Predicted 3D model of a 60-nucleotide RNA (transfer RNA) from Christiangramia sp. NCBI's taxonomy places the organism under Bacteria, Flavobacteriia, Flavobacteriales, Flavobacteriaceae, Christiangramia. The coordinates come from a structure-prediction model, not an experiment, and the mean pLDDT is 81. Its Rfam family is "tRNA". Rfam classes the family as a transfer RNA.
RNA sequence: AGCUCAGCUGGUUAGAGCGCCGGAUUGUGGUUCCGGAGGUCGCCGGUUCGAAACCGGUCU
Repeated sequence: AGCUCAGCUGGUUAGAGCGCCGGAUUGUGGUUCCGGAGGUCGCCGGUUCGAAACCGGUCU
């Protein structure tokens, strides 16, 4: 992250399960296995060398 959550009290690549896409397997589907896509962390501002995290405001 489409959904449900994690992120060890600020640190260098934000991950997991389900779902989705592709492949293998299967008579087909499902199951199982492998791979992949998908995130300006609700929004704006502030503090800081550094913010998903701290502070203020704001939306639902």